A computed fold for a 522-nucleotide part of an RNA from an uncultured bacterium, annotated as small-subunit ribosomal RNA, 5' domain.
Context: one part of a larger RNA
RNA sequence: GAUGAACGCUAGCGGCAGGCUUAACACAUGCAAGUCGCGGGGUAACGAUACAGCUUGCUGUAGGCGACGACCGGCGCACGGGUGCGUAACGCGUAUGCAACCUACCUUUUACAGGAGAAUAGCCCAGAGAAAUUUGGAUUAAUGCGCCAUAGUUUGAUAUUUUCACCUGAUUAUAUCAAUAAAGCUCCGGCGGUAAAAGAUGGGCAUGCGUGACAUUAGGUAGUUGGUGAGGUAACGGCUCACCAAGCCGACGAUGUCUAGGGGUUCUGAGAGGAUUAUCCCCCACACUGGUACUGAGACACGGACCAGACUCCUACGGGAGGCAGCAGUGAGGAAUAUUGGACAAUGGGCGCAAGCCUGAUCCAGCCAUGCCGCGUGCAGGAAGACUGCCCUAUGGGUUGUAAACUGCUUUUAUAUCGGACGAACCCCAUUACGUGUAAUGGUUUGACAGUACUAUAUGAAUAAGCACCGGCUAACUCCGUGCCAGCAGCCGCGGUAAUACGGAGGGUGCAAGCGUUAUCC
Numbered sequence: 001g002a003u004g005a006a007c008g009c010u011a012g013c014g015g016c017a018g019g020c021u022u023a024a025c026a027c028a029u030g031c032a033a034g035u036c037g038c039g040g041g042g043u044a045a046c047g048a049u050a051c052a053g054c055u056u057g058c059u060g061u062a063g064g065c066g067a068c069g070a071c072c073g074g075c076g077c078a079c080g081g082g083u084g085c086g087u088a089a090c091g092c093g094u095a096u097g098c099a100a101c102c103u104a105c106c107u108u109u110u111a112c113a114g115g116a117g118a119a120u121a122g123c124c125c126a127g128a129g130a131a132a133u134u135u136g137g138a139u140u141a142a143u144g145c146g147c148c149a150u151a152g153u154u155u156g157a158u159a160u161u162u163u164c165a166c167c168u169g170a171u172u173a174u175a176u177c178a179a180u181a182a183a184g185c186u187c188c189g190g191c192g193g194u195a196a197a198a199g200a201u202g203g204g205c206a207u208g209c210g211u212g213a214c215a216u217u218a219g220g221u222a223g224u225u226g227g228u229g230a231g232g233u234a235a236c237g238g239c240u241c242a243c244c245a246a247g248c249c250g251a252c253g254a255u256g257u258c259u260a261g262g263g264g265u266u267c268u269g270a271g272a273g274g275a276u277u278a279u280c281c282c283c284c285a286c287a288c289u290g291g292u293a294c295u296g297a298g299a300c301a302c303g304g305a306c307c308a309g310a311c312u313c314c315u316a317c318g319g320g321a322g323g324c325a326g327c328a329g330u331g332a333g334g335a336a337u338a339u340u341g342g343a344c345a346a347u348g349g350g351c352g353c354a355a356g357c358c359u360g361a362u363c364c365a366g367c368c369a370u371g372c373c374g375c376g377u378g379c380a381g382g383a384a385g386a387c388u389g390c391c392c393u394a395u396g397g398g399u400u401g402u403a404a405a406c407u408g409c410u411u412u413u414a415u416a417u418c419g420g421a422c423g424a425a426c427c428c429c430a431u432u433a434c435g436u437g438u439a440a441u442g443g444u445u446u447g448a449c450a451g452u453a454c455u456a457u458a459u460g461a462a463u464a465a466g467c468a469c470c471g472g473c474u475a476a477c478u479c480c481g482u483g484c485c486a487g488c489a490g491c492c493g494c495g496g497u498a499a500u501a502c503g504g505a506g507g508g509u510g511c512a513a514g515c516g517u518u519a520u521c522c
């Protein structure tokens, strides 16, 4: 000098930041991922309308409407948010390569969408079970599922061919054969579907170099190292398997043990360096512990599935349910770390043609001097140098001290009252322009924060100072008490009767809404 700090004393305000460093300990409760009716069968609830009944304000009927519970289907749930257990590793950083790869939504371009089917959820009927849940029967839909047709610059095989190259090769052109597509909806504005090519974005893989401690760890390794073949993968590869060979790594530190997420950064330092990885950003890993795959463009998936284990809960004892290292919150641990708050107004995300819905992401508010920065606690005059206190060489003097009283002034702040934002652009409606989804103009509408910030007026010095130290280092001295006691102390050291070092007082010094102490780093 610094800190995600803690403790002691003290405390007026604001702005901007930060806030479980310990038990990846266990979790009550609420919320954190839905959306689409312009895909579908439909109608449980709500509303409007119509009709009927009458007890005249209720009941019933009608998917015909607005909408919509549960259900089928699509997209999303792989993002966003959390944590740092594991990992000394191509994990990360940096630089390359892929002639060994994938990429939903988005953009551009080209072409296409013909036909005929079988089911199933829901609904209905009948059951089982305490529940979670589940069985059987009948029946029904599609942008769900399967089949046929058509098709290229797609895929596979064969043959020829161009231009290149870094080993396997890539690439251009052509011929023959074979294989694989599709889905409709509509408020008529449009929104979607299939194939192919390219782009963009995101990822996968490989490699050079760099990236802790210990040699009181010296040898390690059998899928081990390489080859042939096969399987598998989006893709290369002992990734896996069969066979064959005996290799491969290592004092330039293998192997082992311990520790640890990595980086940008941050702190310090003249620098070199040392330390560090809280907040914010990028990457990685994980989601009660261990394992496994399914779905999908993408997961081996925090709020998905299955199995095993530990723990907790329900039970009718037959069997079931759960996973806060999301946001709040609780217990425990600890020196120690906040509200079971508001809003989707803005930004961003998901779905939707849109209106919109969802969003503990986010934006805000609350708590905490935890930090940084700013402001204030008055200003000017005022000597009878007042009184008190303290000190002395004591009829007196010094100091507190222009300090107070007193006079004048100001009103930041405070209190009260009036006014009152920026953050708002969109969306919606209408018109115009160009011409087919944009722009402009006009109108209407949308603010959690918040009646906040800010402004003005009124009142009145009014509402606001502490903490540590004073032997030397180190700025600041005297008196009293104590008497190697009580105590102080970072180091040297003080204290045994005149203690500037202990305790108190007066005075002083330093910082100041803080000041000291402790811990850690330079």
Stems, first nucleotide, its partner, number of pairs: 001521003005518005012375006018368002020333001025331003029328003034075003039072002042068002046066002049062006082286003091211008101203002106199007114148002117145001124137005154179007163170002184191002212258003219249003224246008261283004266275003288309005311322004339365001341364003347361001348359004378409004389399004414459004419454001423449001428443007466511005471492003477506005487494002
The full RNA is in RNAcentral, with records from ENA and SILVA.